The prediction has a mean pLDDT of 86. Small-subunit ribosomal RNA, central domain from a rhizosphere metagenome, 350 nucleotides, folded computationally. Rfam family: Bacterial small subunit ribosomal RNA. The full RNA is in RNAcentral, with records from SILVA.

[in-house]
Context: one part of a larger RNA
């Protein structure tokens, strides 16, 4: 619960596509469903309200009126909404010419480094720490040189730089492929916005099958520390991390801020693409659009802060909240191989 809200107090679905639904630009004519006006019928009586009357008054009673917000029929009005219709181009989209980019997928290639193996040089230590020890090493380690193997990640460039709806994306080359921005014309002619269900994407960890395994490293083992030390530190080390295919579907999935449109002072960086001016060249000056930061007026806010990338001013649509705990729970249902996920109470208690 006809109310107020959702950056941080409870509250924006992790993100997209999108059916139904809701909402929707300018304009001609028609219609008259919504809407508005009139009339008629009905809307029982009593009650309530108003006027008057009757009991000495009142309560009470009687009469008349009003009301009965509604429904039906009918006659009109046509601004707005709806429906049909003639058009339009400011929304949306298409074509054309340029542009930037770690956007995605696949295949191939490269160098640095770690580890391991082989060989050479070489000898007693190395490693590690706050200090040590476990550990490695005379069966030749550490160090150093040469060669080889293999896996993973791509230093510098690198930037509140870029791209993507979000998750996310960073060596190089090729192929395939999505989106975006700028410019000038032409075309389509409202084709739009949002979106319950639905469908898809979705970090890490985890699961299934098969590979792979250098480094790192849950679990585990040992050494330390300590009163203890199931930790922090050290030495090892298995899943895992990597690849293919399938599943899971969650995160402080965060800007803790849903999407779209319009309006409302400026200043200053930066990225992409234009235009103009000045000395011929814009690299410096002025300026337009798009993105991304900082500061800040009005305004908003409980404050912090936000402030043309709004948390300002408005409109449209969706999601969500309603004291704390119980409870990211139980039960039931749906999904999942499982782990579990989604949906979601109550008793009781303060």
């Nucleotide at each position: 619960u006809u109310g107020g809200g959702c950056g941080u107090a409870a509250a924006g679905c992790g993100c997209g596509c999108g059916c139904a639904g809701g909402c929707g630009g300018c304009u001609u004519g028609g219609u008259a469903a919504g809407u508005c006006a009139g009339a008629u019928g009905u809307g029982a009586a009593a009650u309530c309200c108003c006027u008057g009357g009757g009991c000495u008054u009142a309560a009470c009673c009687c009469a008349g009126g009003a009301a009965g917000u509604g429904c039906a029929u009918u006659u009109g009005a046509u601004a707005c909404u709806g429906c049909c219709u003639c058009g339009c181009u400011a929304g949306a989209g298409u074509a054309c010419g340029g542009g930037a980019g770690a956007g995605g997928a696949a295949a191939g290639u490269g160098g640095a480094a770690u580890u391991c193996c082989u060989g050479g040089u070489g000898u007693a230590g190395a490693g590690g720490u706050g200090a040590a020890a476990u550990u490695c090493g005379u069966a030749g380690a550490u160090a150093u040189c040469a060669g080889g193997a293999g896996g993973a990640a791509c230093a510098c460039c690198g930037g509140u730089g870029g791209c993507g709806a979000a998750g996310g994306c960073g060596a190089c080359u090729u192929u395939c492929u999505g989106g975006c921005c700028c410019g000038a014309u032409a075309c389509u002619g409202a084709c739009g916005c949002u979106c319950a269900g639905g469908c898809g994407c979705g970090a890490a960890a985890g699961c299934g099958u098969g590979g792979g395994g250098a480094g790192c490293a849950a679990a585990c083992a040992g050494g330390a520390u300590u009163a203890g030390a199931u930790a922090c530190c050290c030495u090892g080390g298995u899943a895992g991390u990597c690849c293919a295919c399938g599943c899971u579907g969650u995160a402080a999935a965060c800007g803790a801020u849903g999407a779209g449109c319009a309006c409302u002072a400026g200043g200053u960086g930066u990225a992409g693409c234009g235009g103009g001016u000045a000395c011929u060249c814009a690299u410096u000056c002025c300026u337009g659009c798009u993105g991304u930061g900082c500061c800040g007026c009005a305004g908003c806010u409980a404050a912090c802060g936000c402030g043309u990338u709004a948390a300002g001013u408005g409109c449209u649509c969706c999601g969500c909240c309603u004291g704390g705990g119980g409870a990211u729970u139980a039960c039931g249902g749906u999904c999942g191989c499982a782990a579990g996920a989604c949906u979601a109470a109550a008793a009781c208690u303060c």